[in-house]
RNA sequence: GGGGAUUUGGUCUAGUGGUAGGAUGCCUGCUUUGGGUGCAGGAGGUCCCGGGUUCGAACCCCGGAAUCCCCC
Numbered sequence: 001g002g003g004g005a006u007u008u009g010g011u012c013u014a015g016u017g018g019u020a021g022g023a024u025g026c027c028u029g030c031u032u033u034g035g036g037u038g039c040a041g042g043a044g045g046u047c048c049c050g051g052g053u054u055c056g057a058a059c060c061c062c063g064g065a066a067u068c069c070c071c072c
Base pairs, nucleotide, nucleotide: 001071002070003069004068005067006066007065010024011023012022013021018055026042027041028040029039030038048064049063050062051061052060
């Protein structure tokens, strides 16, 4: 220098155009003498950044960033 993959709550992960789900962790309550387990409820992400297309974008297009892999 060329090519490819990935980027979504604290962490892991699903989601191929129509108001972003789950697991785990965290908080509260119940259960317990207490803790753990279990059960119920709650908070937490405008989806890596900028621009474009569209009535509408996490998703499509362009540019950029980060991490990883391959080639030279």
This is a predicted structure of a 72-nucleotide RNA (transfer RNA) from Baffinella frigidus. The RNAcentral record of the sequence draws on ENA. It matches the Rfam family "tRNA".